[in-house]
Context: one part of a larger RNA
RNA sequence: CACCGCCCGUCACGUCAUGGGAGUUAGUAACACCCGAAGCCGGUGGGUCAACCGCAAGGAGACAGCCGUCGAAGGUGGGACUAGCGACUGGGACGAAGUCGUAACAAGGUAGCCGUACCGGAAGGUGCGGCUGGAUCACCUCCUU
Numbered sequence: 001c002a003c004c005g006c007c008c009g010u011c012a013c014g015u016c017a018u019g020g021g022a023g024u025u026a027g028u029a030a031c032a033c034c035c036g037a038a039g040c041c042g043g044u045g046g047g048u049c050a051a052c053c054g055c056a057a058g059g060a061g062a063c064a065g066c067c068g069u070c071g072a073a074g075g076u077g078g079g080a081c082u083a084g085c086g087a088c089u090g091g092g093a094c095g096a097a098g099u100c101g102u103a104a105c106a107a108g109g110u111a112g113c114c115g116u117a118c119c120g121g122a123a124g125g126u127g128c129g130g131c132u133g134g135a136u137c138a139c140c141u142c143c144u145u
Base pairs, nucleotide, nucleotide: 003108005105008101009100011098013095014094015093016092018090019089020088023085024084025083026082027081028080031077032076033075034074039070041068042067043066044065047063048062049061052059053058111132112131113130114129115128116127117126118125119124
C1' cells in the first nucleotide's frame, strides 16, 4: 500500500533454453560380404644344396617354389548410436512500459470448485453428474447452559 485493492487469459514486443521437423554434415563401435601384405602353422615339394651316411650314384635332412587355415590395412553394403546445422512449427520461463476484455477473491454483482462434453478473440460460457472449502432468511432435529 488495505476495493481508487487484488487478480486471470489471449494478443504485441524483447531475451533465454527447449519439443517436433523434409533433410543435411561429421563422428563412434560393431555386422555381412569382397580383396588379402608380413608372419606363424599345415600340406606339397618333379627344382636347389658345403657339413650327416655313401668311393660314386644316391639317401637322409634342409631350402626355393606352389597350395591352404588364421590374418593388418583397404573396398562394398544396409542398419545402429552420438553430436552439429535445418525452412517451418509447438508450447515454456522471464521482462519497470503496451493491447483486449473482467474470469477468480466480499452473495466479486450468474456462489465457487471438481470431473466430463460441446462451444467461444481471451479470460471463459453452457449442459450433465458430484462437493461445501457458499453468504442470507425461515423451519426442523440433536447437544450444552
Small-subunit ribosomal RNA, 3' minor domain from a soil metagenome, 145 nucleotides, folded computationally. Its Rfam family is "Bacterial small subunit ribosomal RNA". Its mean pLDDT, the model's own confidence on a scale to 100, is 83.